[in-house]
Molecule: Bacterial large signal recognition particle RNA
RNA sequence: CCGCACUAGUCGGGGAGACAGCGGUGCCCUGUACCUGCAACCCGCUACAGCAGGGAUGAACUCCUGCCCCCGGUGUCGCGAUGUAUUGUCAGGCCCCGGCAAGCGGCGUUGACGAACCGGUCUUGCGCAACGGAACCCCGUGAACCAUGUCAGGCGGGAAACCGAGCAGCAUUAAGCGGUGCGUGCCGUGUGCCGCGAGGCAGCCGAUUCCGAGCAGGCUGCCGGGGUAACGGAUAUAUCGCGAUUAUCAAAGGCAGGUGUGCGG
Numbered sequence: 001c002c003g004c005a006c007u008a009g010u011c012g013g014g015g016a017g018a019c020a021g022c023g024g025u026g027c028c029c030u031g032u033a034c035c036u037g038c039a040a041c042c043c044g045c046u047a048c049a050g051c052a053g054g055g056a057u058g059a060a061c062u063c064c065u066g067c068c069c070c071c072g073g074u075g076u077c078g079c080g081a082u083g084u085a086u087u088g089u090c091a092g093g094c095c096c097c098g099g100c101a102a103g104c105g106g107c108g109u110u111g112a113c114g115a116a117c118c119g120g121u122c123u124u125g126c127g128c129a130a131c132g133g134a135a136c137c138c139c140g141u142g143a144a145c146c147a148u149g150u151c152a153g154g155c156g157g158g159a160a161a162c163c164g165a166g167c168a169g170c171a172u173u174a175a176g177c178g179g180u181g182c183g184u185g186c187c188g189u190g191u192g193c194c195g196c197g198a199g200g201c202a203g204c205c206g207a208u209u210c211c212g213a214g215c216a217g218g219c220u221g222c223c224g225g226g227g228u229a230a231c232g233g234a235u236a237u238a239u240c241g242c243g244a245u246u247a248u249c250a251a252a253g254g255c256a257g258g259u260g261u262g263c264g265g
Base pairs, nucleotide, nucleotide: 001265002264003263004262005261006260009057010056011055012030013029014028015027020046021045022044023043024042034054035053036052037051038050063258064257065256066255067254068253072249073248074247075246077243078242079241080240081239082238083237084236085235086234087233090232092231093228094227095226096225097224098223099222100221102220103219104218106215107214114210115209116208118206119205120204121203122199123198124197125196126195127194128192129191130189131188132187133186135184136183137181138179139178140177141176147172148171149170150169155164156163157162
C1' cells in the first nucleotide's frame, strides 16, 4: 500500500415548557433525516439517564472534539397600548365655599350707602263678604175607619116641630215625603288684592325726609380653604406589541485536530 472480516460510532439536531434530573410524546426553530409499538389526570429511564423489537451503514466524502458564525427560543431591562387597583400633598380638569375689587357688565346726582319716620309683611279681636251644614220660614203633596169642619142620601129617637150620631163627597190639617233659597237667626272654615281696632316691628319690602357718592359682587382675574378617581397625571400589577438593553441556550453552515481490531498478500 492492497484485499477480506469485524467493532465503536452513525442513520438528525436544537429552544421553551414540564421534571429532583434525563429522554420522549404535544408546541416552536432548523431543514430532509431507517422501520414498528408505547405516552399529559403522561410514557420510559437514573448520570453510560427513552424503553422493547427489527433493519441499513461502517473506519471515511463518516464520526468525535474544539473554535468561528448565527436561524430561532427564553429571561432581564426600557418604551408603548389595553385592563385592573391605589393616589385629591397631583400647581391638570371639574364642583363648592370664603376673601380682594384690577378689568368687563349692572344700579346710582331723575340721588347710592347710611340715618330718621311712616306703611306692609307678623300676632290678636271684631265686622263684612264667600262657601258649607242643620233648623225656621215658604210651596207642593199627604188619612177607607181610629183628624177637624160641613155633612147629600141613608140610620136612630120623637105624635110632630125637631134633636143626635155620622159614611161617601168637598174643604182644611198632623206626622211623614218632596221642592226652593228670594228670606231669618245659629254653627263652622287650609276662604278674601275687603274694612275697623289693639299689639308688635329682629330681618326683609316700599313711600317720604335728611345727607351727598358711592353701592353691588354677575363674568374674568388674584389669594385662601374643601371636595371629586368620569377624564388627564403618577404609582403598582397582568396581558400584548416593539427594541442596535443585556444575559443565556443554540439548529444549519464554515475551519482545525483526532479516527480502532483481527487475518491474508